RNAcentral holds the sequence, with entries from ENA. Transfer RNA from a Minisyncoccota bacterium, 71 nucleotides, folded computationally. Rfam family: tRNA. Its family is annotated with triplet codon-amino acid adaptor activity in the Gene Ontology. The source organism's lineage runs through Bacteria, Bacillati and Minisyncoccota.
[in-house]
RNA sequence: GCGAGCGUGGUUCAAUGGUAGAAUGUAACCUUCCCAAGGUUGAGACGGGAGUUCGAUUCUCCUCGCUCGCU
Numbered sequence: 001g002c003g004a005g006c007g008u009g010g011u012u013c014a015a016u017g018g019u020a021g022a023a024u025g026u027a028a029c030c031u032u033c034c035c036a037a038g039g040u041u042g043a044g045a046c047g048g049g050a051g052u053u054c055g056a057u058u059c060u061c062c063u064c065g066c067u068c069g070c071u
Stems, first nucleotide, its partner, number of pairs: 001070007010024004018054001026042005047063005
């Protein structure tokens, strides 16, 4: 330099055009003499920009970052 893949709560992963979810972690409370375990409730995310569309995590383009292959 060329090509391919990936980017979603703190972490690991879903959702392939129509209300962004789960596990785990975290905060408060309940339970317990205490700890652990358990229960209830809450906060927390679509890498950035533009376009298409009534509507974009999803489709297109640019860009940033990571990984892999070729040279």